RNAcentral holds the sequence, with entries from ENA. This is a predicted structure of a 75-nucleotide RNA (transfer RNA) from an archaeon. The prediction has a mean pLDDT of 82. Its Rfam family is "tRNA". The family's RNA type in Rfam is transfer RNA.
RNA sequence: GAUCUUGUAGCUCAGCCCGGUUAGAGCACUGCUCUGAUACGGCAGGGGUCCCAGGUUCAAAUCCUGGCAAGAUCA
Numbered sequence: 001g002a003u004c005u006u007g008u009a010g011c012u013c014a015g016c017c018c019g020g021u022u023a024g025a026g027c028a029c030u031g032c033u034c035u036g037a038u039a040c041g042g043c044a045g046g047g048g049u050c051c052c053a054g055g056u057u058c059a060a061a062u063c064c065u066g067g068c069a070a071g072a073u074c075a
């Protein structure tokens, strides 16, 4: 330098292909409960402007363009 993959909650990820309910799961975190106490278990809750900018559309995490970052392969 070329091609490809990935970027969504504190962490690991799904959802994207084929646009349409209020953005989800597990773990973690907070409170309550349980216990003599701790752990486990149970209930409830907080946390995201979906990497950035622009475009298309009635409507974009999802489609298009550019950029940034990480990784793989080739040179």
Base pairs, nucleotide, nucleotide: 001074002073003072004071005070006069007068010027011026012025013024020058029045030044031043032042033041051067052066053065054064055063